[in-house]
RNA sequence: GCCGCCAUCGUCUAGUGGUUAGGACUCCAGGUUUUCAUCCUGGCAACGGGGGUUCGAUUCCCCCUGGCGGUG
Numbered sequence: 001g002c003c004g005c006c007a008u009c010g011u012c013u014a015g016u017g018g019u020u021a022g023g024a025c026u027c028c029a030g031g032u033u034u035u036c037a038u039c040c041u042g043g044c045a046a047c048g049g050g051g052g053u054u055c056g057a058u059u060c061c062c063c064c065u066g067g068c069g070g071u072g
Stems, first nucleotide, its partner, number of pairs: 001071007010025004018055001027043005048064005
């Protein structure tokens, strides 16, 4: 240089065009407990950037950025 894959809450991850963007861990509050831990209930928190297609994009297309792999 070329080719391919990936990028979603703090972390890990689900989501093949119309979802309130879900779950686990963490964190916060409450309950339980003499206290802590455990357990229960609730809550906070996310689609890398820019364009395009579409009535509608996390999802499809292009470019950029970053990461991983292959290859001359």
The RNA shown here (transfer RNA) has 72 nucleotides and comes from Candidatus Portnoybacteria bacterium CG10_big_fil_rev_8_21_14_0_10_44_7. Its Rfam family is "tRNA". By type it is a transfer RNA. Its mean pLDDT, the model's own confidence on a scale to 100, is 82. The organism belongs to Candidatus Portnoyibacteriota, within Bacteria.